[in-house]
């Protein structure tokens, strides 16, 4: 330099172009003499900027960052 691939709450991981969900963690409540466990409720997220579309996490372009492969120079 070229090619491929990935980026989603605090963490991990889903979502056919049509309500962004699940688990853990956090917060509140319930249960308990207390704590833990169990149960209920709840907070918080699509890397960035454009484009296509009635509608984009998803498709297209560019950028940033990570991973893999190939090549060049030394």
């Nucleotide at each position: 330099a070229g090619g491929c691939u990935g980026a989603u709450g605090g963490u991990g991981u889903a979502a056919c172009g049509g309500u962004a969900g699940c688990a853990c963690a956090g917060a509140g409540g319930u249960u308990u003499u207390u704590g833990g466990u169990g149960c209920c409720u709840u907070u918080a997220g699509u890397u960035a900027a454009g484009g296509u579309u009635c509608g984009a996490a998803u498709c297209c372009u560019u950028a940033u960052c990570g991973g893999c492969c190939u090549a060049c120079c030394a």
A computed fold for a 74-nucleotide RNA from a Chitinophagales bacterium, annotated as transfer RNA.
The source organism's lineage runs through Bacteria, Pseudomonadati, Bacteroidota, Chitinophagia and Chitinophagales.
Rfam family: tRNA. The family's RNA type in Rfam is transfer RNA. Rfam describes the family as follows. Transfer RNA (tRNA) molecules are approximately 80 nucleotides in length.
The coordinates come from a structure-prediction model, not an experiment, and the mean pLDDT is 81.
The sequence was found in a public genome assembly.